[in-house]
The RNA shown here (Lysine riboswitch aptamer) has 161 nucleotides and comes from uncultured Catenibacillus sp.
Its mean pLDDT, the model's own confidence on a scale to 100, is 80.
Rfam family: Lysine riboswitch aptamer. Rfam's curators write: Riboswitches are metabolite binding domains within certain messenger RNAs that serve as precision sensors for their corresponding targets.
Order: sequence, then structure tokens, then C1' cells
RNA sequence: UGGUAGAGGUGCGGGAUUCAUCAGUAGUAUCUGUCAGAGGCCGGAGGGCGGCCGCAGAUAUGAAAGGGGAGCCUGCCGAAGAAGGGCCGCCGCCUUCCGGUGGUUUUUCUGGGCCAUAGCAGAAGAUGCUGUGGACUGUCACAUUGUGUGGAGCGCUAUCA
Repeated sequence: UGGUAGAGGUGCGGGAUUCAUCAGUAGUAUCUGUCAGAGGCCGGAGGGCGGCCGCAGAUAUGAAAGGGGAGCCUGCCGAAGAAGGGCCGCCGCCUUCCGGUGGUUUUUCUGGGCCAUAGCAGAAGAUGCUGUGGACUGUCACAUUGUGUGGAGCGCUAUCA
């Protein structure tokens, strides 16, 4: 220098199943009231194109997606996550925008989980992500060594060439 195998532990991801939530919500049907009627409304904005009549209440019926819990299966220890850029697709009726989403590549940051707090997302007191702070923990270095201080995973340990 390169290869191989490992360790951190409420360790990190993915998949299907199931459960609750979403929600008695959206929607649909009936009835009533009211508005407009050649006008209005809807499809993210303009234009085009197309569709429907709008609004409120009552009754009946009544979801889903995303996100989440549990265990199971599975890939792993920059596992993974976040931010920015490039390229290629897909969706939103068409298009100029705008928005969402997937893959790939590249740069930067983060050792790890937990708690608190702020922000963003979200239906949400769930949860995720980011910032800040706190103790804890693994690892290496140093030291005044049954502890203390500091660093970062492009690290550390073992082993082979």
C1' cells in the first nucleotide's frame, strides 16, 4: 500500500403481512332551502381543451393513499441519513411555467443510540429530518492512568500479500 474477516447495540436500512389511526373525513344517493341561468363553477397559474351546474343543511351509506406499532423475512456496520449540483425518466388533461416523484452520478457534513428543545414535514400529543444542548457509550491517541482530556468512521481491531 492492497485484500480478507470482524466489533460498537434500544445498531442501521428494505420487503410483505397484520393492527390501529387517517375518519364517520373525502365521496355517493335522496330530500329541503338558496344562487345563477346564457351566466357561473371545476380541472395548480395564463391560454387551449374538456366536464359540471354552484352553495348550505338533514338522512343513509361510506373509503383510500402517505405516515405509524407489532412480530416475521431479508441486506448490512457510511450500516445509513441530510443538503447542494449534473444527467435520465414518470405523474399532474395539452402546452409555457409551477409542483410532485424515481433512478444514477458527484461534492460537503454526521462514530452511535437516548433525552430535552427549536424549526420543517405531517390529520396528529404518532413519527421522520435538521440545528442546539446534555449525559451515556464504542474506538484510537495522549496523560498527572481503577481516571481525565482530545480526535473522527477515507476511522479502529485481527489477519494475509